[in-house]
């Protein structure tokens, strides 16, 4: 230094053709139990790695950039 592939809730993914951001687990309350754990109800919790563009509308599309992991030289 060139290339590829990854970035979304604490933690693991998802999100298909651009239209309100989901799911699992975790965490708060509560309900069962003497208590715990379990299980059941309910709820909070993202500004989609940062910038800029394009559209009426961008997690998705184009461009810069940052990390990280492979590969190459």
């Nucleotide at each position: 230094c060139g290339g590829a592939u990854a970035g979304u809730a604490g933690c693991g993914c998802a999100g298909u053709u651009g239209g309100u951001a989901g799911c699992g687990u975790a965490c708060u309350a509560c309900g069962u139990u003497c208590g715990g754990g379990a299980c059941g109800u309910a709820g909070g919790g993202g500004u989609c790695g940062g910038g800029a563009g394009u559209u009426c509308g961008a997690g998705u599309c184009u461009c810069c950039u940052c990390u990280a992991u492979c590969c190459g030289a």

Model confidence (mean pLDDT): 81 of 100. This is a predicted structure of a 73-nucleotide RNA (transfer RNA) from a Bacteroidaceae bacterium. Rfam family: tRNA. It is annotated as a transfer RNA.